[in-house]
RNA sequence: GCGGGCAUCGUAUAAUGGUUAUUAUGCUAGCCUUCCAAGCUUGAGAUACGAGUUCGAUUCUCGUUACCCGCU
Numbered sequence: 001g002c003g004g005g006c007a008u009c010g011u012a013u014a015a016u017g018g019u020u021a022u023u024a025u026g027c028u029a030g031c032c033u034u035c036c037a038a039g040c041u042u043g044a045g046a047u048a049c050g051a052g053u054u055c056g057a058u059u060c061u062c063g064u065u066a067c068c069c070g071c072u
Base pairs, nucleotide, nucleotide: 001071002070003069004068005067007065010025011024012023018055027043029041030040031039048064049063050062051061052060
């Protein structure tokens, strides 16, 4: 230099263009318990960045950034 892949709550993940973005764990509050653990309920928390297409974009297109793999 070229090609491919990936980027979503703190972490790990789901979501084939559609109405409130899923789940687990962690965290907050409460219940339960003599206390702790376990269990139950509840709440907050995320689409890397910038454009484009579309009535509507996590999803499709382009570029940038970061990471991973391969070729030279």
A computed fold for a 72-nucleotide RNA from a Candidatus Falkowbacteria bacterium, annotated as transfer RNA. Model confidence (mean pLDDT): 81 of 100. The sequence was found in a public genome assembly. Its Rfam family is "tRNA". By type it is a transfer RNA. Lineage of the source: Bacteria > Bacteria candidate phyla > Candidatus Falkowiibacteriota.